[in-house]
This record gives sequence, C1' cells and structure tokens, in this order.
RNA sequence: GGACGAUUGGUCUAGUGGUUAUGAUUCCUGCCUUCCAAGCAUGAGAGAUGGGUUCGAUUCCCGUAUCGUUCA
Repeated sequence: GGACGAUUGGUCUAGUGGUUAUGAUUCCUGCCUUCCAAGCAUGAGAGAUGGGUUCGAUUCCCGUAUCGUUCA
C1' cells in the first nucleotide's frame, strides 16, 4: 500500500427498511432483613462520525476514524 470484517447504554449483547431498539450486567429508589448479602419491584442509561438513497435508515450506499484478519 491492497482486500475483507467489526463499531449499538459504564460493560457485554440481540435485531433487521416501519409500533416505545432486545436481554444481561451496572447504577438510583423502594420492599424484604436486627444489619449486610441474596431475592423481589420500579426507574435511569445506547446506534463511531459526516454525507447520500428513501415517504421512512441502527439496517442500504459512499467517505472518514478506530480496531482486527489477510496479501504484498
């Protein structure tokens, strides 16, 4: 330098053009308990970034960034 792939809450992760983006963990509050832990209930928190296509984009296309694999 070329090719390919990945990027989603603090962390890990599902999804695939259309209803409020899934679950776990974490954190807040409450219940329980003599207290803590565990358990239960409730809440908070996410699409790397810029553009394009489309009535509608997390999803499709292009660029950029980062990471990984591979070829030279």
The prediction has a mean pLDDT of 80.
This is a predicted structure of a 72-nucleotide RNA (transfer RNA) from Babjeviella inositovora NRRL Y-12698.
The RNAcentral record of the sequence draws on ENA and Rfam.
Taxonomically the source falls in Babjeviella inositovora (Eukaryota, Dikarya, Ascomycota, Babjeviella).
Rfam family: tRNA. About the family: Transfer RNA (tRNA) molecules are approximately 80 nucleotides in length.